Record summary
Predicted 3D model of a 350-nucleotide part of an RNA (small-subunit ribosomal RNA, central domain) from a Pseudomonadota bacterium. Taxonomically the source falls in Pseudomonadota (Bacteria, Pseudomonadati). The coordinates come from a structure-prediction model, not an experiment, and the mean pLDDT is 88. Rfam family: Bacterial small subunit ribosomal RNA.
Context: one part of a larger RNA
RNA sequence: CUGGGCGUAAAGCGCGCGCAGGCGGCCCGUCGCGUCUGGGGUGAAAGCUCCCGGCUCAACUGGGAGAGGUCUCCAGAUACGGACGGGCUCGAGGGGAGCAGAGGAGAGUGGAAUUCCCGGUGUAGCGGUGAUAUGCGUAGAUAUCGGGAGGAACACCAGUGGCGAAGGCGGCUCUCUGGGCUCUCCCUGACGCUGAGGCGCGAAAGCGUGGGGAGCAAACCGGAUUAGAUACCCGGGUAGUCCACGCUGUAAACGUUGGGCACUAGGUGUGGGAGGUAUUGACCCCUUCCGUGCCGCAGCUAACGCGUUAAGUGCCCCGCCUGGGGAGUACGGCCGCAAGGCUAAAACUC
Numbered sequence: 001c002u003g004g005g006c007g008u009a010a011a012g013c014g015c016g017c018g019c020a021g022g023c024g025g026c027c028c029g030u031c032g033c034g035u036c037u038g039g040g041g042u043g044a045a046a047g048c049u050c051c052c053g054g055c056u057c058a059a060c061u062g063g064g065a066g067a068g069g070u071c072u073c074c075a076g077a078u079a080c081g082g083a084c085g086g087g088c089u090c091g092a093g094g095g096g097a098g099c100a101g102a103g104g105a106g107a108g109u110g111g112a113a114u115u116c117c118c119g120g121u122g123u124a125g126c127g128g129u130g131a132u133a134u135g136c137g138u139a140g141a142u143a144u145c146g147g148g149a150g151g152a153a154c155a156c157c158a159g160u161g162g163c164g165a166a167g168g169c170g171g172c173u174c175u176c177u178g179g180g181c182u183c184u185c186c187c188u189g190a191c192g193c194u195g196a197g198g199c200g201c202g203a204a205a206g207c208g209u210g211g212g213g214a215g216c217a218a219a220c221c222g223g224a225u226u227a228g229a230u231a232c233c234c235g236g237g238u239a240g241u242c243c244a245c246g247c248u249g250u251a252a253a254c255g256u257u258g259g260g261c262a263c264u265a266g267g268u269g270u271g272g273g274a275g276g277u278a279u280u281g282a283c284c285c286c287u288u289c290c291g292u293g294c295c296g297c298a299g300c301u302a303a304c305g306c307g308u309u310a311a312g313u314g315c316c317c318c319g320c321c322u323g324g325g326g327a328g329u330a331c332g333g334c335c336g337c338a339a340g341g342c343u344a345a346a347a348c349u350c
Stems, first nucleotide, its partner, number of pairs: 004321003007304002012318001014201004021194003025088007033081002035077007042069001048066007091191001092188003095184005103177007110154001115149007125136002162169002206247006215241002220236004258317006266295011299306002323350003332343004
């Protein structure tokens, strides 16, 4: 390479937008590029395959036939692919009418709690643990009442729930703003799918500048424990955690399951919508579309399990794997302020 694979054995890029490329709905016509058929030319010799022959056999060798091509020319076919032209509406998009939502950004605002400060009451302890101790407290703590300051996070509602492409999103109000679903079947008329590069987004930690700092808390300092205890437990405590702007670009970024379309038994919950039935009305019940769970037939699977939210049955496109260690390392390149990231070997060894 071929072939086989990628939930858990090696293997799905963290996620999206999208240039090139690959692939692409229904009907009619034209061309005849691919494709197919027939014929001509050429495909030297050697070599290869088959047949016959020569060295006693064989290797070797002589003769004959054949195979061998993205080749070329001529003629023809037009189903499929392609190109061009015309049409269609079910794919895709749009309009109109509704709906749900912690989707995003900015501004404002509320209550509970912790801590600190001031004042009142009050007195000998509090705190902490398995038990202690460090620590705090007669300069009046803890407890309790009133007042104030400040930062961070939003109990109940809360869900097996919702929204988002992913990361992720949760008090309340306002402003700006993205997406989705349902109904209508009004408009456009294949405008589509995927997507190497590229561009953007991207938890936490970390970095730069400036702010902020209540609680928590790496590092650090004490107290315990212990043979030791650079830990687990306890008392403190700085970065950080928060905000603005700019970097970083990683993760068990996980459903460890790339995206799209179609098809293939059901049952039972739940979220959003539409229709029907019923009713005074709401509820209930039935149908249907979208989402999210559980169980399960066929089928699949090494098993576990998956099972209309497929890991079933097919097609299209991308990414990735190829024994373990060495190693996600070295070197080189690119990126970064740095930390480091991306790409990515070999010797050697089992």